The RNA shown here (transfer RNA) has 74 nucleotides and comes from Ipomoea nil. It matches the Rfam family "tRNA". By type it is a transfer RNA. The prediction has a mean pLDDT of 81. The organism belongs to Ipomoea, within Eukaryota. RNAcentral holds the sequence, with entries from Rfam.
RNA sequence: GUCUGAGUGGUGUAGUUGGUUAUCACGCUAGUCUCACACACUUGAGGUCCCCAAUUUAAAUUUGGGCUCAGACA
Repeated sequence: GUCUGAGUGGUGUAGUUGGUUAUCACGCUAGUCUCACACACUUGAGGUCCCCAAUUUAAAUUUGGGCUCAGACA
């Protein structure tokens, strides 16, 4: 330099014929339980989906351009 793939709460992820309030697990807050802790159960907070633009009535999802990471080739 060329090509391919990936980017979604603190962490790891689901979510493509575009459609109402973006899923689950771990972690965190509070409560029940316990002498207490842990476990278990219940509850709550936390992400406008890497950035910009375009298409559309409507974009995490489609298109274009960037950024970062990984891989292959040279």